[in-house]
RNA sequence: UCCGUCAAAGGUAAACCCACCGAGAGAUGGGUACACAAAGCCACAGGUCCAAAGUUCCAUGAACCGGACAGCUGGGCUACCGGAG
Numbered sequence: 001u002c003c004g005u006c007a008a009a010g011g012u013a014a015a016c017c018c019a020c021c022g023a024g025a026g027a028u029g030g031g032u033a034c035a036c037a038a039a040g041c042c043a044c045a046g047g048u049c050c051a052a053a054g055u056u057c058c059a060u061g062a063a064c065c066g067g068a069c070a071g072c073u074g075g076g077c078u079a080c081c082g083g084a085g
Stems, first nucleotide, its partner, number of pairs: 001084004011036002016031004021026001034071001040077003044074003047069004054064004
């Protein structure tokens, strides 16, 4: 630097349930185990979702602002084990 077929060590933890926070998308903790070789970190680009408050608009919604998702894709940074060079 590249690769992840086998083995081993170690790790993460979807859906669902419970508790709890939030207006919501969702977050956190516990149980569980669908999966993951970056399912570690960063909202930078695209995407999806939310929309309480604020702003605008002949308007019961839309846009802006704002927010969520890193287990949607790309990008950036970092890294364990094993193998090859």